Transfer RNA from a Candidatus Goldiibacteriota bacterium, 73 nucleotides, folded computationally. It matches the Rfam family "tRNA". Rfam links the family to the GO term triplet codon-amino acid adaptor activity. From the family's description: Transfer RNA (tRNA) molecules are approximately 80 nucleotides in length. It was read from a public genome assembly.

[in-house]
RNA sequence: GGGGCAGUAGCUCAGUUGGGAGAGCACAGCGUUCGCAACGCUGGGGUCGGCGGUUCGAUCCCGCUCUGCUCCA
Numbered sequence: 001g002g003g004g005c006a007g008u009a010g011c012u013c014a015g016u017u018g019g020g021a022g023a024g025c026a027c028a029g030c031g032u033u034c035g036c037a038a039c040g041c042u043g044g045g046g047u048c049g050g051c052g053g054u055u056c057g058a059u060c061c062c063g064c065u066c067u068g069c070u071c072c073a
Base pairs, nucleotide, nucleotide: 001072002071003070004069005068006067007066010025011024012023013022019056027043028042029041030040031039032038049065050064051063052062053061
């Protein structure tokens, strides 16, 4: 320098007809218990890496770009 993959909640990750942003763990509250653990219920938490484009509408499609991993030279 060129190719590929990944980037979504604090962490690990789902998310295919383009229209609801989610799960587990963690965190907070409540319940069960003498208490702890464990379990259950409820809740808070997101610029979907960034910018631009297409579209009535974009996490999803297109372009550029940033970061990480990897392959080739």